[in-house]
Molecule: c-di-AMP riboswitch aptamer (ydaO/yuaA leader)
Organism: Limisphaerales bacterium
């Protein structure tokens, strides 16, 4: 180092959401809260060239005119258009229109693939009338949730620890 055999997969798990520097403040320490930036993961915006052809409501205030009105810019304010994040859609159906069913589809389940069962989810926010794709470039998140001696299973492969 190889090979071959037996046993094993260890609390992590869902998400893009981890790690590391230096600052300040708390502490007797370990550390933990807040900011900055670094790095690694993740989204939005944005040319050609292809696509597309939209320009709605309410308030105020200004300008113009054909002046009880119309148009037209600024401003704010709501979302029914339209879009973004995410798996978190799409159909049909009901006397009761609900987080109801049913088909389809889509998504998680403990080392990684794959397959095949089986159990669960398909919510939530956010922009504000407006954005296709888009090199360059510009900008932003890095958080919430759940679990611990049992934890889906099954079967091919492949990895890792152990003898």
């Nucleotide at each position: 180092u190889u090979c071959u055999u037996u046993g094993u997969c260890u609390g992590g798990c869902u998400u893009a959401a981890u790690g590391g520097u230096c600052c300040c403040g708390c502490g007797c320490g370990a550390g933990c809260a807040g900011g900055a930036c670094c790095a690694g993961c993740g989204g939005g915006g944005g040319a050609a060239c292809c696509a597309a052809u939209u320009c709605g409501c309410c308030g105020c205030c200004g300008c113009a005119c054909u002046u009880u009105g119309u148009g037209u810019g600024a401003c704010g304010g709501a979302u029914c258009g339209g879009g973004g994040c995410u798996a978190a859609c799409g159909a049909u159906g009901c006397g009761a229109c609900g987080u109801c069913a049913u088909c389809g589809g889509g998504a998680a389940u403990a080392c990684u693939u794959a397959a095949u069962g089986a159990u669960u989810c398909c919510a939530g926010c956010c922009c504000g009338a407006c954005a296709g794709c888009u090199a360059a470039c510009c900008u932003c998140g890095u958080g919430a949730g759940c679990g611990u001696a049992a934890g889906c299973a099954u079967u091919a492969a492949g990895g890792g620890c152990a003898a």